Small-subunit ribosomal RNA from a Pseudomonadales bacterium, 1517 nucleotides, folded computationally. Model confidence (mean pLDDT): 83 of 100. The source organism's lineage runs through Bacteria, Pseudomonadati, Pseudomonadota, Gammaproteobacteria and Pseudomonadales. RNAcentral holds the sequence, with entries from ENA and SILVA. Rfam family: Bacterial small subunit ribosomal RNA.

RNA sequence: AAAUUUGAGAGUUUGAUCCUGGCUCAGGAUGAACGCUGGCGGCAUGCCUAAUACAUGCAAGUCGAACGAACUAACUUGUUAGUUAGUGGCGAACGGGUGAGUAACACGUAAGUAACAUGUCCAUACGACGAGGAUAACGGCUGGAAACGGCUGCUAAGACUGGAUAGGAAUAUAAAAGGCAUCUUUAAUAUUUUAAAGGACUUAAGGGUACACGUAUGGGGUGACUUGCGGCGCAUUAGCUAGUUGGUGGGGUAGAAGCCUACCAAGGCGAUGAUGCGUAGCCGGACUGAGAGGUUGAACGGCCACAUUGGGACUGAGACACGGCCCAGACUCCUACGGGAGGCAGCAGUAGGGAAUUUUCGGCAAUGGGGGGAACCCUGACCGAGCAAUGCCGCGUGAAUGAAGAAAUACUUAGGUAUGUAAAGUUCUUUUAUUGGGGAAGAAUGUUUUGUGUAGAACAAGAGUGACGGUACCCAUUGAAUAAGCCCCGGCUAACUAUGUGCCAGCAGCCGCGGUAAUACAUAGGGGGCAAGCGUUAUCCGGAAUUAUUGGGCAUAAAGGGUGCGUAGGCGGCAUGUUAAGUUUAAGGUAUAAGCUCAUGGCUCAACCAUGGGAGGCUUUAGAAACUGGCAUGCUAGAGUGCAGUAGAGGCAAGUGGAAUUCCAUGUGUAGCGGUAAAAUGCGUAAAUAUAUGGAGGAACACCAGUGGCGAAGGCGGCUUGCUGGGCUGUAACUGACGCUGAGGCACGAAAGCGUGGGGAGCAAACAGGAUUAGAUACCCUGGUAGUCCACGCCGUAAACGAUGAGUACUAAGUGUCGGAAGAAAUUCGGUGCUGUAGCAAAUGUAUUAAGUACUCCGCCUGAGUAGUACGUGCGCAAGCAUGAAACUCAAAGGAAUUGACGGGACCCUGCACAAGCGGUGGAUCAUGUUGUUUAAUUCGAGGAUACGCGAAGAACCUUACCAGGCCUUGACAUCCUCUGCAAAGCUUAAGAGAUUAAGUGGAGGUUAACAGAGAGACAGGUGGUGCAUGGUUGUCGUCAGCUCGUGUCGUGAGAUGUUGGGUUAAGUCCCGUAACGAGCGCAACCCUUGUCGUUAGUUGCCAUCAUUAAGUUGGGGACUCUAACGAGACUGCCAGUGAUAAACUGGAGGAAGGCGGGGAUGACGUCAAAUCAUCAUGCCCCUUAUGGCCUGGGCUACAAACGUGAUACAAUGGCUGGAACAAAGAGAUGCGAAAGGGCAACCUGAAGCGGAACUCAUAAAGACAGUCUCAGUUCGGAUUGGAGUCUGCAACUCGACUCCAUGAAGUCGGAAUCGCUAGUAAUCGCAGGUCAGCAUACUGCGGUGAAUACGUUCUCGGGGUUUGUACACACCGCCCGUCAAACCAGGAAAGUUGGUAAUACCCAACGCCGGUGGCCUAACCCGCAAGGGAGGGAGCCGUCUAAGGUAGGAUCAAUGAUCGGGGUUAAGUCGUAACAAGGUAUCCCUACGCGAACGUGGGGAUGGAUCACCUCCUUU
Repeated sequence: AAAUUUGAGAGUUUGAUCCUGGCUCAGGAUGAACGCUGGCGGCAUGCCUAAUACAUGCAAGUCGAACGAACUAACUUGUUAGUUAGUGGCGAACGGGUGAGUAACACGUAAGUAACAUGUCCAUACGACGAGGAUAACGGCUGGAAACGGCUGCUAAGACUGGAUAGGAAUAUAAAAGGCAUCUUUAAUAUUUUAAAGGACUUAAGGGUACACGUAUGGGGUGACUUGCGGCGCAUUAGCUAGUUGGUGGGGUAGAAGCCUACCAAGGCGAUGAUGCGUAGCCGGACUGAGAGGUUGAACGGCCACAUUGGGACUGAGACACGGCCCAGACUCCUACGGGAGGCAGCAGUAGGGAAUUUUCGGCAAUGGGGGGAACCCUGACCGAGCAAUGCCGCGUGAAUGAAGAAAUACUUAGGUAUGUAAAGUUCUUUUAUUGGGGAAGAAUGUUUUGUGUAGAACAAGAGUGACGGUACCCAUUGAAUAAGCCCCGGCUAACUAUGUGCCAGCAGCCGCGGUAAUACAUAGGGGGCAAGCGUUAUCCGGAAUUAUUGGGCAUAAAGGGUGCGUAGGCGGCAUGUUAAGUUUAAGGUAUAAGCUCAUGGCUCAACCAUGGGAGGCUUUAGAAACUGGCAUGCUAGAGUGCAGUAGAGGCAAGUGGAAUUCCAUGUGUAGCGGUAAAAUGCGUAAAUAUAUGGAGGAACACCAGUGGCGAAGGCGGCUUGCUGGGCUGUAACUGACGCUGAGGCACGAAAGCGUGGGGAGCAAACAGGAUUAGAUACCCUGGUAGUCCACGCCGUAAACGAUGAGUACUAAGUGUCGGAAGAAAUUCGGUGCUGUAGCAAAUGUAUUAAGUACUCCGCCUGAGUAGUACGUGCGCAAGCAUGAAACUCAAAGGAAUUGACGGGACCCUGCACAAGCGGUGGAUCAUGUUGUUUAAUUCGAGGAUACGCGAAGAACCUUACCAGGCCUUGACAUCCUCUGCAAAGCUUAAGAGAUUAAGUGGAGGUUAACAGAGAGACAGGUGGUGCAUGGUUGUCGUCAGCUCGUGUCGUGAGAUGUUGGGUUAAGUCCCGUAACGAGCGCAACCCUUGUCGUUAGUUGCCAUCAUUAAGUUGGGGACUCUAACGAGACUGCCAGUGAUAAACUGGAGGAAGGCGGGGAUGACGUCAAAUCAUCAUGCCCCUUAUGGCCUGGGCUACAAACGUGAUACAAUGGCUGGAACAAAGAGAUGCGAAAGGGCAACCUGAAGCGGAACUCAUAAAGACAGUCUCAGUUCGGAUUGGAGUCUGCAACUCGACUCCAUGAAGUCGGAAUCGCUAGUAAUCGCAGGUCAGCAUACUGCGGUGAAUACGUUCUCGGGGUUUGUACACACCGCCCGUCAAACCAGGAAAGUUGGUAAUACCCAACGCCGGUGGCCUAACCCGCAAGGGAGGGAGCCGUCUAAGGUAGGAUCAAUGAUCGGGGUUAAGUCGUAACAAGGUAUCCCUACGCGAACGUGGGGAUGGAUCACCUCCUUU
């Protein structure tokens, strides 16, 4: 000098957000264990479980300088040296182990003992005189298997017993001093009592020395007792206690004391938690933590307790004694069965238990202990070694260089990339290891020798003493030589790819991964982390402010008691004085050591160790006096009293009033009434309902009436009277802090319910009937009993709510209302509402009536479920209420707000959505598609809208993908390689169903072999799978008007705003307003077509005028039509009105067209895992003599049935016959095919013309005109069938179309239901095209004729917008409740059964202490000459107490138990649909009844109910 150096978060509830709240993770630690791995050293640590049982060895002895005796050795033969069984002394009460018991003065800390003891040790003083009798050993006899004895005979002591003396102690007396009451000290007198031991060495002797002995005093250390304070859980343990609490006498102890005993009194403890039960050795400390705390009590140290279980004493200074004794119990062993022996929780070790914990080691060398004078002996204390990565610390497994970036492996976009300077190679080093050599410190004493010295002591020098150990350490030798693993790589959390697997196998700390492209499983490559270790598991603290003192909360998340009065307790106004308990300052004591911490030092460093300092609690003394407390005195602002007023559904009791319902009687009156969405049950001709009069009875009090009033809350409503409580205002006379809160306690406490007795009009659980319904134990209806009412007594709960405890003070305003102050106003006091600032809050919200700022007191909360359940207890007549868990399960449950979606919520708008109309479908026959069925196959796909005349714009073969059969295997097709080639295609013939094969011919292709054949593989090929791996394309919402972004602003945030509002539009179209301003994709416009006009151009088109013809045929013409290019035109431009002076709308003019002129193309962000792998493309998987390829035949065309889409009809607005009219748009060369001819016709012959404004297809049909039919299954209708044909095609049987003759079915306008269409539209009529050899009722186009209706938005459906509710977000096809059935799990009850624990009562009572004891025995002392007697002692016996044991009835805990009841969990069970939206009967709370179940109904209550209307208040204008 230093000693205070310090605080991190993350994942997971949601579509997303904020909050609340739990769960989980990252850190540290361990006497650890397990898995994989393992080079060395140092320092530590090592049965946490069975205080279970223990074989074997050792762990406490020593002294011959206490004693006798025996033995051994040596010789000098009676001496020396030594050994030891016994007597005796000291020790064995220490040291060592363990933590069972113990909740206690056991421990910690601080005190006290004037209430105590003390061997050995130290100091001081004094002493040690003189006697006596025994006894073990030993000998003899003898019992016993043994253990162990018995009798008898000797003998010694520092053993034992008297006596003397000293000192001490005790008692009594009186005195002095002191103290703390009893007392203590001093000196005096008297009485009583009480000591001793020697041996060794030495000296000529006396004596001396050290040790031992006795007494006394003091000290030191040790022990004992008492007290304050401190440290566990449960109140579902609330009362406990008879030696209990106190006193007196006695006893007892070292000593105080009910410690014991007799008597007396009735006390003592307890909500500040007694008693009981459970658990536990306590502390210094250890771990963790920023700290406060929390957890813990291994090792080391202090204390306590225990020693096989229980009890007991003996000895001793000390024990009620781990390696002592006695008894009892259990167990083990020996036994001759009579009886004995034992106690590892000492060190090793064994068995057992267990996840788990070491050697039957060395040594007393050191430190320490016992004995001894000493040498020395003993010492499993201890020092060391061994085993174990069990922990901490240190070291090493090499260093430098080295790019052909080797090989190999993995991946790959096939180029490369990574492992990677890594390896190899080159150069170097040698810690460790190996071998060899050297080699410690720890050792100082004691002993001995010598010297000095005072013979001694002491000092100096020398000799001698090491288990560890030939160890640490040092030197040399050989040589990179001997030495790396474990975990992880989805996020948290550092680190990624491939393959395999396919909700399997598996992973997982939480969230969660795995169902064919897994960074999450397994393996590999690569990477990350730590490292002789690494992971896992277990436990503790932390994070967790998640028990909150520091440092949380309670309106809605868990949480305010239903309300008051009040006890204990807590807290408390102003002033003065005093005190000093709290508080504070200073000093003293203590706080063992170790540990912690600071500084320094020692082992090479570190761990480890050493030296010095610091820290903390308790206590004592002295001081201070502001604050809190105590005491005293005062004050009036809190509180209360008085006086004067005042409002009120405040309470209790009695009386009284009218309206209404019902019932009864009578009159009038007649067939219905009643009830509902509609009905029925019910009532009524025996006269109802209706109406009138009269009467009876019970219950409730319209209007006034009001976010009005009163009350503590529950609650209180006609009027009058009586009794009675509280509030408010004014005044300021009185008291003088009398106050606030309030655990327990007491009282009140809606409705329902219970008991007894009344009463009973209406209403109405239960119940009955009728409806509804799939059912309807409900909702609706008709009845109806308890109950509702009264009196008395219980119950004690509600959403008992403002979901907001009480009190006090302070903190912006505005406004309504009630009461008061002389009260009209200003103002003010007390209530009751609303809006709102600051603040608070997660937000919603709250805001002087706080959820703000503070203080005081009480109650309550700590994840969800289980569960307000079980058990226990209290209360209750019962119903039940109060108190109130756990096992187990889950990772959430929850609050507020946001965006959507949804609603059998609301509002606005819109659409052929409805309505108004027209025509259809659904009935018939047929066509066609689908399902189903069938089949060898009936290929595949499409499935509400958005599949079903769809893919398919056309299945006889082909197509064709399917089936049967026959064939091919580098292949029908592509690329590459090798070889061969007069070998290819084509044609002919033969076999065959054909593919194919064989033969011949052929010579145009090929011969740079490009063609053909053969061969080998790479590969081809696949309409095989996956549209849930994809691209592309498409459908639908929907041509609906929406969908978004940038910046800004608001909000903690998700988000909001913009995009909402007022108008308007087809439109998020436009205008206005506006914390928004702008922008994008959509809308509109730009494009095509059509409607009018103009210009240009007139052939193949046209023809008004002129000429001509049979005919625009020809000349001619461009006027018209038309064609096809360019233009014009329409813009709310103009006028009027409405509107806001806007946007716009309405009407009008003009115009071919008027408000988007008609039609088309055009389809936002997105939704449906929508459709398509069979158009095509494509990842992955699969097949490869087949799932590929070729061929023939068959099938896709089947046929009981069902559905969709169409065609034709059912007829007279029609059918048939006849002649005569008018289009548009298209197509045509493998084509359209004219004229003409033939055939009844399909068609045939024919061949002109035309690649087409020219020719052909090609007659348009309906319509119009004329005729006929005359209402029929017909002259309607045309199916079906027979016959005969035509055409296409290789082929018409399965299986084409058409024609003619004949046949002539169903059908007479179609049930429930349902479709299309708003104008050139519907309806109706024909024409053309694509596909195509042929085949059209389908599809795509074209024109002809050509309507009706729309009041309107109540309803149905779809869509858009705003708002509201939500427990939905896979978004209502959502979510979700309960019974029943199944499996599993834990807990409860249960006739009982079993066991433990602690008590009670009684019985028996061992050992033993204590007490007694006639008789018996008895060396020392006394009396006595002796005999004998006495004192004292002993055995035996008796008594009190007492362990174990027994009996009895209970208590309590645990285990188990047929069965019973509920609870929890579990991809796809059953029944319903209770809740969430107005959840389809609003929901919920308490209560009662009922029911398969959710639940229903009655009574009262709440809003945590949607919607509409009204009332009140408020905000803005």